[in-house]
Context: one part of a larger RNA
RNA sequence: GCCAGGGAGUGUGUCUGCAUGGCAAGUCUAACCGGAGUAUCCGGGGAGGCACAGGGAAACCGACAUGGCCGCAGGGCUUUGCCCGAGGGCCGCCGUCUUCAAGGGCGGGGAGCCAUGUGGACACGACCCGAAUCCGGACGAUCUACGCAUGGACAAGAUGAAGCGUGCCGAAAGGCACGUGGAAGUCUGUUAGAGUUGGUGUCCUACAAUACCCUCUCGUGAUCUAUGUGUAGGGGUGAAAGGCCCAUCGAGUCCGGCAACAGCUGGUUCCAAUCGAAACAUGUCGAAGCAUGACCUCCGCCGAGGUAGUCUGUGAGGUAGAGCGACCGAUUGGUCUAGUGUCCGCCUCCGAGAGGAGUCGGCACGGGGGCCCACCAGCCUACCAAACCUGUCAAACUCCAAACUUACAGACGCCGUUUGACGCGGGGAUUCCGGUGCGCGGGGUAAGCCUGUGUACCAGGAGGGGAACAACCCAGAGAUAGGUUAAGGUCCCCAAGUGUGGAUUAAGUGUAAUCCUCUGAAGGUGGUCUCGAGCCCUAGACAGCCGGGAUGUUGGCUUAGAAGCAGCCAUCAUUUAAAGAGUGCGUAACAGCUCACCGGCCGAGGUUUGAGGCGCCCAAAAUGAUCGGGACUCAAAUCCACCACCGAGACCUGUCCGUACCACUCAUACUGGUAAUCGAGUAGAUUGGCGCUCUAAUUGGAUGGAAGUAGGGGUGAAAACUCCUAUGGACCGAUUAGUGACGAAAAUCCUGGCC
Numbered sequence: 001g002c003c004a005g006g007g008a009g010u011g012u013g014u015c016u017g018c019a020u021g022g023c024a025a026g027u028c029u030a031a032c033c034g035g036a037g038u039a040u041c042c043g044g045g046g047a048g049g050c051a052c053a054g055g056g057a058a059a060c061c062g063a064c065a066u067g068g069c070c071g072c073a074g075g076g077c078u079u080u081g082c083c084c085g086a087g088g089g090c091c092g093c094c095g096u097c098u099u100c101a102a103g104g105g106c107g108g109g110g111a112g113c114c115a116u117g118u119g120g121a122c123a124c125g126a127c128c129c130g131a132a133u134c135c136g137g138a139c140g141a142u143c144u145a146c147g148c149a150u151g152g153a154c155a156a157g158a159u160g161a162a163g164c165g166u167g168c169c170g171a172a173a174g175g176c177a178c179g180u181g182g183a184a185g186u187c188u189g190u191u192a193g194a195g196u197u198g199g200u201g202u203c204c205u206a207c208a209a210u211a212c213c214c215u216c217u218c219g220u221g222a223u224c225u226a227u228g229u230g231u232a233g234g235g236g237u238g239a240a241a242g243g244c245c246c247a248u249c250g251a252g253u254c255c256g257g258c259a260a261c262a263g264c265u266g267g268u269u270c271c272a273a274u275c276g277a278a279a280c281a282u283g284u285c286g287a288a289g290c291a292u293g294a295c296c297u298c299c300g301c302c303g304a305g306g307u308a309g310u311c312u313g314u315g316a317g318g319u320a321g322a323g324c325g326a327c328c329g330a331u332u333g334g335u336c337u338a339g340u341g342u343c344c345g346c347c348u349c350c351g352a353g354a355g356g357a358g359u360c361g362g363c364a365c366g367g368g369g370g371c372c373c374a375c376c377a378g379c380c381u382a383c384c385a386a387a388c389c390u391g392u393c394a395a396a397c398u399c400c401a402a403a404c405u406u407a408c409a410g411a412c413g414c415c416g417u418u419u420g421a422c423g424c425g426g427g428g429a430u431u432c433c434g435g436u437g438c439g440c441g442g443g444g445u446a447a448g449c450c451u452g453u454g455u456a457c458c459a460g461g462a463g464g465g466g467a468a469c470a471a472c473c474c475a476g477a478g479a480u481a482g483g484u485u486a487a488g489g490u491c492c493c494c495a496a497g498u499g500u501g502g503a504u505u506a507a508g509u510g511u512a513a514u515c516c517u518c519u520g521a522a523g524g525u526g527g528u529c530u531c532g533a534g535c536c537c538u539a540g541a542c543a544g545c546c547g548g549g550a551u552g553u554u555g556g557c558u559u560a561g562a563a564g565c566a567g568c569c570a571u572c573a574u575u576u577a578a579a580g581a582g583u584g585c586g587u588a589a590c591a592g593c594u595c596a597c598c599g600g601c602c603g604a605g606g607u608u609u610g611a612g613g614c615g616c617c618c619a620a621a622a623u624g625a626u627c628g629g630g631a632c633u634c635a636a637a638u639c640c641a642c643c644a645c646c647g648a649g650a651c652c653u654g655u656c657c658g659u660a661c662c663a664c665u666c667a668u669a670c671u672g673g674u675a676a677u678c679g680a681g682u683a684g685a686u687u688g689g690c691g692c693u694c695u696a697a698u699u700g701g702a703u704g705g706a707a708g709u710a711g712g713g714g715u716g717a718a719a720a721c722u723c724c725u726a727u728g729g730a731c732c733g734a735u736u737a738g739u740g741a742c743g744a745a746a747a748u749c750c751u752g753g754c755c
Base pairs, nucleotide, nucleotide: 001754002753003752004751005750006749011124012123013122014121015120016119017118018117019116020115021114022113023112026050027049028048032044033043034042035041054061055060064092067091068090069089070088074084075083076082077081093108094107095106096105097104098103127267128266130264134257135256136255137254138253139252145231146230147229148228149227150226151225152224153223154221156188157187158186159184163180164179165178166177167176168175169174193218194217195216198214199213201212202211233249235245236244237243270689271688272687273686274685275684280293281292282291283290284289296428297427298426299425300424301423305415306414307413309412310411311410312409313408314407315406316405317404321400322398323397329393330392333389334388335387340364341363343362344361345360347358348357349356350355366384367383368381369380370379371378434458435457436456437455438454439453440452441451442450443449463474464473465472478656479655480654481653482652483651484650488646489645490644491630492629493628497643499642500641501640502639503638504637510632511631523617524616525615527614528613529612530611531610532609533608534607535606536605544601545600546599547598548597550574551573552572555569556568557567580595584593585592657679658678659675660674661673662672663671690743692740694738695737696736697735698734699733700732701731708727709726710725711724712723713722714721715720
């Protein structure tokens, strides 16, 4: 690895729904007792439970055996309708609590109890397997750590301490030399023995669960070693590495508590039918979980309306856009005016009056800076404000203002009254990591980024296209067969056009819808095509060539010089077809060349500018390049128009199946109808079946060959069933009702076999 066998929602109790059954204002027995045909069964047993009355914390008090109206099913009738109307609904009335009162809460016109099955909840091992742990009691120092007791071991050599002796020196203390001596956690050392530095050698299913070889360290000592003995698990021992304590150590091993617990991972066994999710909200020591709601499903009740679509009407709204001489805030450049006046009006004061002074209001005009300044004044300035012209913005601006959304009403449409909508109640869930495209946001330089929101899709959606490709395009799939189209395509790979007409591109641009995936920007372009506008032009344009391009004058000034051409000022006049007091080069200054301007030759468009199409430059990445590839240039590229064809499970047509409904019916059985408006589906809810074991009843098969095994035929949508042949050699079915250690592909599943 394969095969075979084994392998996971069970039992008890309580609660709560549903189904079925019994009895019913009741219902049921429990322990236990008696009988018998003795685990069954029959009879007793009502103790007790639940129900029959509620309200109140309690004291305590204590209800409609029916008054009114509506009305489904149903019934009746004189039937486009009317009447009655169980159950039901709306009122009314009643009990009790609160209570000054009012109001309010709970309850009231009899349905329960028991049993069986089943859905779910809770407690237990509670669907199965799975820790690392924690605790208890035992067993271990035959390994190893350290201690103790008794023993054992260390070739050979080197160095040469103290002490001692002799000699010499010294006043002495003492010193020096030579000899002797033989110390040392001294040296060399494959002595024995012990260790293990490097090779990061060999080995690495090994010779070996730590080895082998070479090299290396210690080797008279804190040395090595034998035997005996001691210390025990939160304990020992430790020259200390969390080391070691029998291949086990940051707490040994064995057994037990133990089926520990696990919000975590994995697995969880036959078929089909109907519907079909959620990845959200709130709370949570919550974030890998759970509860409630939303959403899914099933059942019951009710009984006539409902409102996803469109239009209209009446209201609501301040987003997109737009605007800001409408607020608020931001914001470009320019122009102009004034630099305290005079005018007007009312009033006050002074004056005989003319008139003067002043406050207030209106008109046109205020501030800042600089100069000057004792003060008063005066002068200058566009810096700010004002005015005018001109150029711009805003999620937290709005004088405006859509589409659109929304409430209600009406109309149409659709759905509903045998398919019961809308609504109400109850049982069961799953789910609470979502993702992507598009629209609108927030964060971020950005991201196949993070975070919102609406919607569609994937998840849980097959088929066709897109080279391949969950969510992009087409399209929502019962079976089978034929046809027609969609998206997308039609040179070959590859089904269908080397299609038609017109144009563009020369860059292999391109042959790439969307895109993590296909890049290509600002800017530039006398590449090329198209459409305009202005001006010049046969009285000859534009370009080119030929010729002229003069005079006053070297203008004046300046200057060493300044003559068209350093600089400043002026920029006239004359002759002319035309010619600047000079466009550039040039000279020290002149000279010289050239231009403007004019004439001639030539002979038809020229020149400037705006807009658009397709190209080009900009353009850099790591093994050999790409449109899927080959390849393609009046295309097989791009744009416009048109024709034909290919192309799906879409659409159409035939037959069949299922489901839902209708009619007949006891029937959910046949049979006949209806379905444009039924047929995808993960989690999940609900429903109907297949198969296995054993039991009971009924009824069958089998030595004229059961089960099983092997091969083959047939039926059914499937689980499966059935027949034949061979083998085998004794048991095996069907129906109905029960029963359960009942269905295997997975769990690094368990055991065995085989390779």